RNA sequence: UUUACAAGCCGUUCUAUCGCCUCUUUGCAAUACAAGGGGAGGAAAGUCCGGGCAACACAGAGCAUCACACUUCCUAACAGGAAGGCAUCAAUGCGGCAACAAAUUGAUGACGGAAAGUGCCACAGAAAAUAUACCGUCCGCCUUUGGCGGAUAAGGGUGAAAACGCGAGGUAAGAGCUCACGCGCUGCUAUGGUGACAUAGCUUUGGGCAAACCCUGUGAGUUGAAAGGCCAAAUAGGUAAUGGUUUAGAAGCUGCUCGUUUCUGUUCCUGUUUAUCAGGACGCCAUUACGGGUAGGCCGAUAGAUUCCGGCAGCGAUGCCGGAACCAGAUAAAUGAUAGAAGUCCGCCUCAGGCGGAUACAGAACCCGGCUUACAGGCUUGUAAAAUUA
RNA sequence: GGGCCACUAGCUCAGGCGGUUAGAGCGCGGUCCUGAUAAGACCGAGGUCUGUGGUUCGAGUCCACAGUGGCCCACCA
Numbered sequence: 001u002u003u004a005c006a007a008g009c010c011g012u013u014c015u016a017u018c019g020c021c022u023c024u025u026u027g028c029a030a031u032a033c034a035a036g037g038g039g040a041g042g043a044a045a046g047u048c049c050g051g052g053c054a055a056c057a058c059a060g061a062g063c064a065u066c067a068c069a070c071u072u073c074c075u076a077a078c079a080g081g082a083a084g085g086c087a088u089c090a091a092u093g094c095g096g097c098a099a100c101a102a103a104u105u106g107a108u109g110a111c112g113g114a115a116a117g118u119g120c121c122a123c124a125g126a127a128a129a130u131a132u133a134c135c136g137u138c139c140g141c142c143u144u145u146g147g148c149g150g151a152u153a154a155g156g157g158u159g160a161a162a163a164c165g166c167g168a169g170g171u172a173a174g175a176g177c178u179c180a181c182g183c184g185c186u187g188c189u190a191u192g193g194u195g196a197c198a199u200a201g202c203u204u205u206g207g208g209c210a211a212a213c214c215c216u217g218u219g220a221g222u223u224g225a226a227a228g229g230c231c232a233a234a235u236a237g238g239u240a241a242u243g244g245u246u247u248a249g250a251a252g253c254u255g256c257u258c259g260u261u262u263c264u265g266u267u268c269c270u271g272u273u274u275a276u277c278a279g280g281a282c283g284c285c286a287u288u289a290c291g292g293g294u295a296g297g298c299c300g301a302u303a304g305a306u307u308c309c310g311g312c313a314g315c316g317a318u319g320c321c322g323g324a325a326c327c328a329g330a331u332a333a334a335u336g337a338u339a340g341a342a343g344u345c346c347g348c349c350u351c352a353g354g355c356g357g358a359u360a361c362a363g364a365a366c367c368c369g370g371c372u373u374a375c376a377g378g379c380u381u382g383u384a385a386a387a388u389u390a
Numbered sequence: 391g392g393g394c395c396a397c398u399a400g401c402u403c404a405g406g407c408g409g410u411u412a413g414a415g416c417g418c419g420g421u422c423c424u425g426a427u428a429a430g431a432c433c434g435a436g437g438u439c440u441g442u443g444g445u446u447c448g449a450g451u452c453c454a455c456a457g458u459g460g461c462c463c464a465c466c467a
Stems, first nucleotide, its partner, number of pairs: 001386010012342007020039006027033001041361001045372002048370005053224004060258004065220005070084005085111001086109007095100001112215002117213002119209003134156002136152007164182002167179003183206001187202006228299004238290008248264006265282001267281005292466003306325008343359007391463007400416004409447001418434005440456005
């Protein structure tokens, strides 16, 4: 210097004219007029998570359901982030006869439990998890190019996966059957660490799948600004069905249960009927469906886990302190259009230039913290490789 | 703004709790039947299961993200 990757940042500018939304000020009856200030984003997006806020009359408990899942820390909170642990893969390969593998670097990880239980593992293969005998090996018997019975998982073959790997002993042949080493695993102890975990010793033991059911632990009340509060306007305070209207029932509180709160007629009729009881009517309450009316305004709603600068603490995420700033508020929805110039990129002609084209993704809707996705081009830093120069 | 659902052949739909090569009807193409057409009979083609990534030996099916399409939700008495 170039290329690749990762992280962070930026992501058009200026002038003129004509408009749009909003705030403040002066005058004013005024929403008009005048002057001045402000006017999209890193994702405003997807709505995937988490909060603030509001309502449900904020007693409460259990079950179900849903979500999450190594550790510690950060945070208002999180499925987010930081720092670590462990595992897997790749590269290099100290060491070792071999199996294996120290250490370093990089990438990835929805990373509790398969030694609680149930279930599944197609096809192929002898056998897919109580083991099992097709070929082969070994032993015995027989009617001996073979057959029958038994032993055997070392070897062959199948498969994604074959009941730990390697070497030796052992055996009729064999096998963790035994031993040394190695890999993995259960429990206990000791040491180190806040902890995940690591190291050492003893002990148990050797398929996989929980993004299969499930178990364990933790957390969550529901709804969602069309929440909710106030004002105004208009209409038919309508019709139908179902349920209820006192030893129970309905509604609300979370889906269910318990529990709890509130409400449940001074009416009429029938049953020989005064009371009680039963049934019915009307009324009332609730839910659903149909129908009727309105499509207006204000608050919520823009000063906040806010932005910028500096310092301190911390490996870091982040926190604390000090100073400065006020930075969209629309409601069918403003933030724009036209002209010129500049910048950047591409192509062509030609070489101090000219001509033509392009200038991304996209656009607030109660507000914030994240994640994910889209994005022309540029800048900075770091790592790796290659080339060149000194 | 908020919530819910679907996506499989040209169209409409199956595919139970993952298994070998994903099916059905209509439509389309060919042959037969008929003088010819329709109906009928027989045969055939047609699918990256919306896309990407993951879990698994194996994904239409399980999980995550994205895309497209559809539906519902105002207030008053």
Two RNAs folded together computationally: RNase P RNA and transfer RNA, 467 nucleotides in total. It holds a member of the Rfam family "Bacterial RNase P class A". Rfam links the family to the GO terms tRNA processing, dimeric ribonuclease P complex and ribonuclease P activity. About the family: Ribonuclease P (RNase P) is a ubiquitous endoribonuclease, found in archaea, bacteria and eukarya as well as chloroplasts and mitochondria. By type it is a ribozyme.